[in-house]
Context: one part of a larger RNA
RNA sequence: GCCUACGAGUUGUUGUCCGUGGCGAGGUUAAUCUUUUAAGAAGAGUAUCCGUAGCGAAAGCGAGUCUGAAUAGGGCGUUUUAGUCACUGGCAGCAGACGCGAAACUUGGUGAUCUACCCUUUUCCAGGUUGAAGGUGUGGUAACACACACUGGAGGACCGAACCGGUAAACGUUGAAAAGUUUUCGGAUGAGGAGAGGGUAGGGGUGAAAGGCCAAUCAAACUGAGAGAUAGCUCGUACUCCCCGAAAUGCAUUUAGGUGCAGCCUCGGGUGUUGUAUGGCAGAGGUAGAGCUACCGAUUGGGCUAGGGGGAGUCACAUCCUACCAAACCCUGACGAACUCCGAAUGCUGUCCAUAUAAACCCGGGAGUGAGGGCACGGGUGCGAAGGUCCGUGUCCGAGAGGGAAAGAACCCAGACCGUCGGCUAAGGUCCCAAAAUGUAAGUUAAGUUGAACAAAGGAGGUGCGGUUGCAGAGACAGCCAGGAUGUUAGCUUGGAAGCAGCUAUUCAUUUAAAGAGUGCGUAACAGCUCACUGGUCGAGCGACCGUGCGCCGAUAAUAAACGGGCAUCAAACUUACUACCGAAGCUGCGGAAUCAUUUUAUGAUUGGUAGGGGAGCAUUGUAGUUGCAGUGAAUGCAGAUUGUAAAGUUUGCUGGAGCGGCUACAAAAGCAUAUGUAGGC
Numbered sequence: 001g002c003c004u005a006c007g008a009g010u011u012g013u014u015g016u017c018c019g020u021g022g023c024g025a026g027g028u029u030a031a032u033c034u035u036u037u038a039a040g041a042a043g044a045g046u047a048u049c050c051g052u053a054g055c056g057a058a059a060g061c062g063a064g065u066c067u068g069a070a071u072a073g074g075g076c077g078u079u080u081u082a083g084u085c086a087c088u089g090g091c092a093g094c095a096g097a098c099g100c101g102a103a104a105c106u107u108g109g110u111g112a113u114c115u116a117c118c119c120u121u122u123u124c125c126a127g128g129u130u131g132a133a134g135g136u137g138u139g140g141u142a143a144c145a146c147a148c149a150c151u152g153g154a155g156g157a158c159c160g161a162a163c164c165g166g167u168a169a170a171c172g173u174u175g176a177a178a179a180g181u182u183u184u185c186g187g188a189u190g191a192g193g194a195g196a197g198g199g200u201a202g203g204g205g206u207g208a209a210a211g212g213c214c215a216a217u218c219a220a221a222c223u224g225a226g227a228g229a230u231a232g233c234u235c236g237u238a239c240u241c242c243c244c245g246a247a248a249u250g251c252a253u254u255u256a257g258g259u260g261c262a263g264c265c266u267c268g269g270g271u272g273u274u275g276u277a278u279g280g281c282a283g284a285g286g287u288a289g290a291g292c293u294a295c296c297g298a299u300u301g302g303g304c305u306a307g308g309g310g311g312a313g314u315c316a317c318a319u320c321c322u323a324c325c326a327a328a329c330c331c332u333g334a335c336g337a338a339c340u341c342c343g344a345a346u347g348c349u350g351u352c353c354a355u356a357u358a359a360a361c362c363c364g365g366g367a368g369u370g371a372g373g374g375c376a377c378g379g380g381u382g383c384g385a386a387g388g389u390c391c392g393u394g395u396c397c398g399a400g401a402g403g404g405a406a407a408g409a410a411c412c413c414a415g416a417c418c419g420u421c422g423g424c425u426a427a428g429g430u431c432c433c434a435a436a437a438u439g440u441a442a443g444u445u446a447a448g449u450u451g452a453a454c455a456a457a458g459g460a461g462g463u464g465c466g467g468u469u470g471c472a473g474a475g476a477c478a479g480c481c482a483g484g485a486u487g488u489u490a491g492c493u494u495g496g497a498a499g500c501a502g503c504u505a506u507u508c509a510u511u512u513a514a515a516g517a518g519u520g521c522g523u524a525a526c527a528g529c530u531c532a533c534u535g536g537u538c539g540a541g542c543g544a545c546c547g548u549g550c551g552c553c554g555a556u557a558a559u560a561a562a563c564g565g566g567c568a569u570c571a572a573a574c575u576u577a578c579u580a581c582c583g584a585a586g587c588u589g590c591g592g593a594a595u596c597a598u599u600u601u602a603u604g605a606u607u608g609g610u611a612g613g614g615g616a617g618c619a620u621u622g623u624a625g626u627u628g629c630a631g632u633g634a635a636u637g638c639a640g641a642u643u644g645u646a647a648a649g650u651u652u653g654c655u656g657g658a659g660c661g662g663c664u665a666c667a668a669a670a671g672c673a674u675a676u677g678u679a680g681g682c
Stems, first nucleotide, its partner, number of pairs: 001682006011095007019087005026050002032044005054061002064076004098236002101233001105226006116200009125190001127159003130155001134151006163187003168183004202218001204214003239617006249262005263369002265366007275357005281350003289342001290340002296336002301331003305326001307325002309322004372397010402413003417592004422588003428582003431566003437579001439578006450568002458553002462550010479537005485510003490504003516531001520529002593607006618671001620668010637654007
């Protein structure tokens, strides 16, 4: 993991509501007793309880009463009569109360055969090494001291087996083993190792102290009991079909993943146009926008001018100047969620009216929800960040299948009762994968741009279109041939400055077809090359600028990978227009089912659905009544046929070998896929 069996809203009681039944201004017995019986039933029993009257704390009074001084006012009542008993069902309270599950707490016991420490007693430690004190001898001393040799055999001494330990690594990791194996390593006469007997016990022991150890269990052992502790938590909670169908919000909460009330769902009863939408009519309002010589606040430039700063003036004033700062005022420009002289669109309110539609409200039973999320728009916050966060309006997902977007909760299209090898469309598509155009007309793009995510500043004789302007058969533009001179090396500066380091300027004049006191290169300075400008040659268009379409560069991310792929260039890309076709559970044809309504037997509408509410059924076991089957073969099992919308039912053959059904009613140990469910098997 699979199979089989077992496995979770029960029972008692109290209350409440619906339903059914009895009696009814009444209803009803409890304990107990009597009779009888197989279970049980019948009768007696009126204590009690509920209702028929309320008000007050109460005495009490009473259709009233309480408060009060009150005959006032006010509160609660009357004026409006249905209850009660029993039974089924829904729900709630009390009980373990749908099932399993703690960590823990209390109390009584059991443990020191593991291990910690202690007591008594017993036992074990190959071999080798070192050589303390002391002793003896000799030397030595006045005597000691001291020296040397030998002897001696000390030590939490040394090396190293047994033994005890467990340093490092590898292996092992469903192990050979719930702590091991191999190699390596530490101690190995000691605070040593080991045996036997005994002691200390759970908030207690023991601890060379690690919260270690106390029987594979230790920051409080194990075990019986309290005990079904408690669990606002997690998981699980079993047959079918039909109708409706949420919420993730507000307020509060030792409250935030819980709960109460309200909101939203459902069922029953009642009211009956009260609901909703649009239009018309009548209203309130201060948002978007706009505006501000209309306020408040903030504000650009200028003018004018208080005050101040600076300067002049003089002994000090007066006085004067001011490209300085600046109030008020004027002109000008412009800003504001907490500014408004103004001011929409929407939205909101009201009621009468109209039209359309089918809700709406009240009472009662049952809930669930109270973690929401995406997208679009209006905002706060944040960085005009976030698949961020907090509000508002709408929508969808949630609880929604189908088609499209390659794939995809919420983007686009569209809301699935069932069947159908019918038809038409939506979004989106029509070369192949792959259903349908290699469609029509006209352009653009050369970048594979593009072909369904996405990119800037900036750069560029890419190319199409439109416009403005200039030159041009009196010959433009480009190329080629020729000229491009003189005063003069302009003046100044300077070592030099001659068109060309720099400065100056009436940058002048002459000869000219034209030629700057010079456009660039160049020289130390000249020189030299070149340009402007002119002629010739050539022979028809050539420049400058603005706008716009599509492209180019800019362009860098981690496996090769961002048209879905193949691939595609007068396109299978882009732009514009048009026609046809494909395309869904949409719409529609045909057949069928159910729910609701009605003009009631035929039409119409409806039938996605989680939590959840309501309704109708199927199956299992037993009981009662009734009616049946069975050795001429019951239940069961296997295979087939068949009926029903489903749960399921019937039947045939084989198996099997002794019990089993139908109908009506009742009662439940009444349905399994999941609970790391329990047991067995595989």
Predicted 3D model of a 682-nucleotide part of an RNA (large-subunit ribosomal RNA, domain II) from Phaeodactylibacter sp. Its Rfam family is "Bacterial large subunit ribosomal RNA". The prediction has a mean pLDDT of 84.